Molecule: Guanidine-I riboswitch aptamer
Organism: Salibacterium halotolerans
RNA sequence: CGAAAAGCUUUCUAGGGUUCCGCCGGCAUAAGCCGGGCCUGGUCCAAGAGAAAGCAUACAGCCGCAGCUGUAUACACGGAGGGACAAAAGCCCGGGAGAU
Numbered sequence: 001c002g003a004a005a006a007g008c009u010u011u012c013u014a015g016g017g018u019u020c021c022g023c024c025g026g027c028a029u030a031a032g033c034c035g036g037g038c039c040u041g042g043u044c045c046a047a048g049a050g051a052a053a054g055c056a057u058a059c060a061g062c063c064g065c066a067g068c069u070g071u072a073u074a075c076a077c078g079g080a081g082g083g084a085c086a087a088a089a090g091c092c093c094g095g096g097a098g099a100u
Stems, first nucleotide, its partner, number of pairs: 007055006015045002020042002022039001023036005056073007075095001077098001081093003
């Protein structure tokens, strides 16, 4: 110094908070208002180093075209600080700094 699809998407999960809903407390005839996330939750956010699926790519085979089938897509310790949305986070900066 060191290339690579060493890519992408979706649905989820660990995790995360508190806009909305619910829940708890107070006020109120009621509608509703205020406070509470040291409230299990629904909505919501969510992993490079979590899961599944799909796409994609490479190679091989089949195939008249179109396309189909198979295989492969490895490994992965890690702050502090900053940023967004209501807010926070394993989100983003970031497979960053650094370590090995």